[in-house]
């Protein structure tokens, strides 16, 4: 010098499920309470392969919704790609 790892910020991509019943409010769109039905890829807990071991602890995109969501739109929505800064850094 630099591929490549990580962080953090900005972007673009980015599913799932009732535009469900009743009630109140409101010109409407809407919102709010209640019931059942549903969804996994923010959170959150649960076992596990593995890692690790004296005891003990880590650990998913599985599981299970307590919150969260369930037309459009929105979304700190996992994951991905792209640029910037910052650590590191093979050949």
């Nucleotide at each position: 010098c630099a591929a490549g790892a990580c962080u953090g910020c900005a972007u673009g991509g980015g599913a799932g499920a009732g535009a469900c019943c009743g009630g109140c409010u409101g010109c409407a769109a809407g919102g709010c309470c209640g019931g059942c039905g549903c969804c996994g890829a923010c959170g959150g807990a649960g076992c596990a392969a593995c890692c690790c071991c004296c005891c003990a602890g880590g650990a998913a995109a599985c599981u299970c919704u307590c919150a969260g969501g369930c037309a459009c739109a929105a979304g700190u929505g996992a994951c991905c790609g792209u640029g910037c800064a910052g650590u590191u850094g093979a050949a």
Background:
Model confidence (mean pLDDT): 80 of 100. This is a predicted structure of a 91-nucleotide RNA (Glycine riboswitch aptamer) from Shinella sp. Of the family's consensus pairs, 86% are formed in the model. It matches the Rfam family "Glycine riboswitch aptamer". From the family's description: This family represents the bacterial glycine riboswitch. Lineage of the source: Bacteria > Pseudomonadati > Hyphomicrobiales > Rhizobiaceae > Shinella.